The RNA shown here (Fluoride riboswitch aptamer (crcB RNA motif)) has 61 nucleotides and comes from a bacterium. Of the family's consensus pairs, 100% are formed in the model. It was read from a public genome assembly, where an Rfam model found it. Its Rfam family is "Fluoride riboswitch aptamer (crcB RNA motif)". The family has 289 seed sequences and 2,293 matches in Rfam 15.1. Model confidence (mean pLDDT): 77 of 100.
RNA sequence: GCAUAACGCAGCGAUGGGGCUCGCUUACCGCCUGUAACGGGCUGAUGGCUCCUACUCAACC
Numbered sequence: 001g002c003a004u005a006a007c008g009c010a011g012c013g014a015u016g017g018g019g020c021u022c023g024c025u026u027a028c029c030g031c032c033u034g035u036a037a038c039g040g041g042c043u044g045a046u047g048g049c050u051c052c053u054a055c056u057c058a059a060c061c
Base pairs, nucleotide, nucleotide: 010025011024012023013022016052017051018050019049020048021047030042031041032040033039
C1' cells in the first nucleotide's frame, strides 16, 4: 500500500426539515423533444409511510 472479515460511525436514494422503515456504499443525479455541440418543455418537495414548511389547483366563507 492492497485485499478480506468483524464491529462502530457516517453518507446516498431527481428541490427543504422531523420521525419510522427499506435498499445501497461513492451509493445518487426523472420524463419528452431538438442539435455537430450548446438547448427547449413537463411531473413529483417521500426510496416507502407519516407530519411540518414551501409551491400549485379547486370549492366554500